This is a predicted structure of a 352-nucleotide part of an RNA (small-subunit ribosomal RNA, central domain) from an uncultured bacterium.

Context: one part of a larger RNA
RNA sequence: CUGGGCGUAAAGGGUGCGUAGGCGGCUGAUCAAGUCAGAUGUGAAAGCCCUCGGCUUAACCGGGGACGUGCAUUUGAAACUGGCAGACUUGAGUAUUGGAGGGGGUGGUGGAAUUCCCGGUGUAGAGGUGAAAUUCGUAGAUAUCGGGAGGAAUACCGGUGGCGAAGGCGACUUUCUGGACGAAUACUGACGCUGAGGCGCGAAAGCGUGGGGAGCAAACAGGAUUAGAUACCCUGGUAGUCCACAGCUGUAAACGAUGUGCACUAGGUGUGGGGGGUCGUUGACCCUUUCCGUGCCGGAGCUAACGCAUUAAGUGGACCGCCUGGGGAGUACGGUCGCAAGAUUAAAACUC
Repeated sequence: CUGGGCGUAAAGGGUGCGUAGGCGGCUGAUCAAGUCAGAUGUGAAAGCCCUCGGCUUAACCGGGGACGUGCAUUUGAAACUGGCAGACUUGAGUAUUGGAGGGGGUGGUGGAAUUCCCGGUGUAGAGGUGAAAUUCGUAGAUAUCGGGAGGAAUACCGGUGGCGAAGGCGACUUUCUGGACGAAUACUGACGCUGAGGCGCGAAAGCGUGGGGAGCAAACAGGAUUAGAUACCCUGGUAGUCCACAGCUGUAAACGAUGUGCACUAGGUGUGGGGGGUCGUUGACCCUUUCCGUGCCGGAGCUAACGCAUUAAGUGGACCGCCUGGGGAGUACGGUCGCAAGAUUAAAACUC
């Protein structure tokens, strides 16, 4: 240097942007670095291989030849890779235009409900459970009506429906803003794909400072249950949950347990968005066609099987990440990061 793999057996980085690098559309010239061919030199001797000879033979020894895949110089070739300059439009992008969307930030507003406070009615229970008790209530609870305060979440619509790179996003509205998609034209002219490092984003919990605190609720207390019950059930209840910060953390079964982009390969049936056509009826229609997204079923093929199957786990090719028996161990040590919690990188002895 080389192998085989990564949905479920070990193995896809949580996710994007992007540096180096790797790889890269079509066309006519040119150069000749890679590539290919020839020549020359060198590639010591011995050895290996072929052949001839010498010891009675062999081992051994001697002569000759071949080989020496390499390197250097030189002469050529120009298909492919590459370099340089040029042309192209199908890859990529830009402009115009249109509709869809819980995409993101920000300010404001609403209604339902829970809790608490005040007042009215009203009287002995209420809560809770398998059954109870702790608990609340004659200082008037529960129930019910009126008024008020405050915080959090947004019923129905709501859907294998939509949007987002992922995490994720759901009342209404203001304003700022990102992306995707369709339809035609016009323009740029390979500007592309991937991406070690790097940078950004990243649920929940947790941390820092300051607010806020209705409900819920780790810890904690009590009541039950039980042999015990540091639990499951019940009554309470503090962090937290909520808001702000260019705050920190950087992990998840961060899952489709399936990296990204491209090309190709039977169908059937839904759904979301956009466009075109036919006219039968002018409709919230039907039929048909096309692009993008998203489900289900199923063939070839693949797969250990399950299953996947144009949204591939099929067939190819580009680039990255990762795996290499179980335990020890995602641990120790060291490094880096962090306020800490810890994260990340990551062994060995030993053992089966």
The RNAcentral record of the full RNA draws on Greengenes.